[in-house]
This record gives sequence, C1' cells and structure tokens, in this order.
RNA sequence: CGCGGGAUAGAGCAGUUGGUAGCUCGUCGGGCUCAUAACCCGGAGGUCAGAGGUUCAAGUCCUCUUCCCGCAA
Repeated sequence: CGCGGGAUAGAGCAGUUGGUAGCUCGUCGGGCUCAUAACCCGGAGGUCAGAGGUUCAAGUCCUCUUCCCGCAA
C1' cells in the first nucleotide's frame, strides 16, 4: 500500500425496510430492613468518532478523514 470488520450514556452491547435513540450493569434519589446486601419503584447521563453529501426525514445510504481489530503481502 490492498481487503474486511468496528467506533452509539461511566462500562459492556442492541438498534430490523431510513421514521420517537434503547437494554444490562454501574451511578443518584426513594421504598423495604435494627442496619447492610439482595429485592422493588423512579431519575439523571448521548453532538451516535470527525467533516461533507443524498433525503421531507440519517445511528442507518454515499464520499473523505481519524483511531482500534483482523486477513493478505
């Protein structure tokens, strides 16, 4: 240099045919308890890696760039 996969909340990951961004854990508040854990209820937390394009509408499609993993050489 060539090919493929990946980047989404603090962590690990979903996201279908383009149509309200979600799950588990964690965290915060409350309940329960003598108390803690467990359990139950609720909340906060996201420029969807960056830029541009297509579209009424983009996490999703197209182009370029950055970073990570793999294959080939």
The RNA shown here (transfer RNA) has 73 nucleotides and comes from Schwartzia sp. (in: firmicutes). Model confidence (mean pLDDT): 83 of 100. Rfam family: tRNA. Rfam classes the family as a transfer RNA.